[in-house]
Formats: sequence, structure tokens, C1' cells
RNA sequence: GCUCCAGUGGACAAACGGUUAAGUCACCUGUCUUUCACACAGGAGAUUGCGGGUUCGAAUCCCGUCUGGAGUACCA
Repeated sequence: GCUCCAGUGGACAAACGGUUAAGUCACCUGUCUUUCACACAGGAGAUUGCGGGUUCGAAUCCCGUCUGGAGUACCA
């Protein structure tokens, strides 16, 4: 250099092109408890790496780009 794979809340992780991006852990509040923990109820937290395109509609398809990983070629 070329090819392929991955990128989604703080962490993990789901979603056949179609409702307001599911869920678990963590976090916050409340109930319970003498207190903590557990349990229960509720809440906050996502520009789906970034930019563009296709489409009535994109996390999903296409192009470019960034980061990480794997493979491969060259090194006179």
C1' cells in the first nucleotide's frame, strides 16, 4: 500500500429498511430496614465513531473518512 472485520448511554449488548433504539450491570430517587445490603417501584442517561448519498422511511444499504484489530504484498 491492498483486502476483510469491528465501532450503538458510564460498561456490556439487542434490534428483518418501518411505532418513541429493547435489555442487563452500574448510577440517582423513593418504599422497606435501627442502619447498610437485598428486594420492590420509579427516573436520568444514545447526533448508533464522523461526513455525505440512496429511500416515503437508514443503527441497518452505498461512498468517503477516523480509530482499533486481522490478513497479505513490497522493502532493489